[in-house]
Predicted 3D model of a 73-nucleotide RNA (transfer RNA) from a Clostridia bacterium. It matches the Rfam family "tRNA". It is annotated as a transfer RNA. Rfam describes the family as follows. Transfer RNA (tRNA) molecules are approximately 80 nucleotides in length. It was read from a public genome assembly. Model confidence (mean pLDDT): 82 of 100. Taxonomically the source falls in Clostridia (Bacteria, Bacillati, Bacillota).
RNA sequence: GCUGGUGUGGCUCAGUCGGUAGAGCAGCUGAUUCGUAAUCAGCAGGUCAGCGGUUCAAGUCCGCUCACCAGCU
Numbered sequence: 001g002c003u004g005g006u007g008u009g010g011c012u013c014a015g016u017c018g019g020u021a022g023a024g025c026a027g028c029u030g031a032u033u034c035g036u037a038a039u040c041a042g043c044a045g046g047u048c049a050g051c052g053g054u055u056c057a058a059g060u061c062c063g064c065u066c067a068c069c070a071g072c073u
Base pairs, nucleotide, nucleotide: 001072002071003070004069005068006067007066010025011024012023013022019056027043028042029041030040031039049065050064051063052062053061
């Protein structure tokens, strides 16, 4: 330099044919307990890597850029 893949709450990952962004763990609050852990109930937390484009509508489709991984040279 070329090709391919990945990028979504703090972490690990879902998200179907483009149509209201979700789960588990972690965190916080409460219940339970003499207390802790465990368990149960609830809550909060996301510019979907960035910038543009297409569309009535984009996490999803297209282009460019960035980061990481793999291959080729």